[in-house]
RNA sequence: CUCCGAGAAGGGCAAACCGGGAGAAAUCCCGGGACGCAAAGCCAAGGGUCUAAAGCCUCCUUGAGGCUAUGAUCGCCAGGCCGCCGAA
Repeated sequence: CUCCGAGAAGGGCAAACCGGGAGAAAUCCCGGGACGCAAAGCCAAGGGUCUAAAGCCUCCUUGAGGCUAUGAUCGCCAGGCCGCCGAA
C1' cells in the first nucleotide's frame, strides 16, 4: 500500500413510527425516535422498483380507464469518485 473487517477505540449515519413542512404522487426536508449500516459518504448517463402532474389515447365524457419520466429511490443491484480506524 492492497485485500480484508475485532462483542477494538474514538466518532458517524439513522429504518419503522410520531409531530411539523414541501409536493399531484412517489418521495423529500426539519425535530423526535433507533431497525439496522464499514462506506447507510457522493454520483440516478446501466439494470430494477415506485409515482403519473403535464402530455397522448380510449370510453358509457361535469367523469373514468390506459400509456408514458421529464419525477423519485444510492437503506434494491452493478459501476464510478472520495474517505476514518487497524486486531486476525

c-di-GMP-I riboswitch aptamer from a Chloroflexota bacterium, 88 nucleotides, folded computationally. NCBI's taxonomy places the organism under Bacteria, Bacillati, Chloroflexota. Its Rfam family is "c-di-GMP-I riboswitch aptamer". Its family is annotated with cyclic-di-GMP binding in the Gene Ontology. The coordinates come from a structure-prediction model, not an experiment, and the mean pLDDT is 89.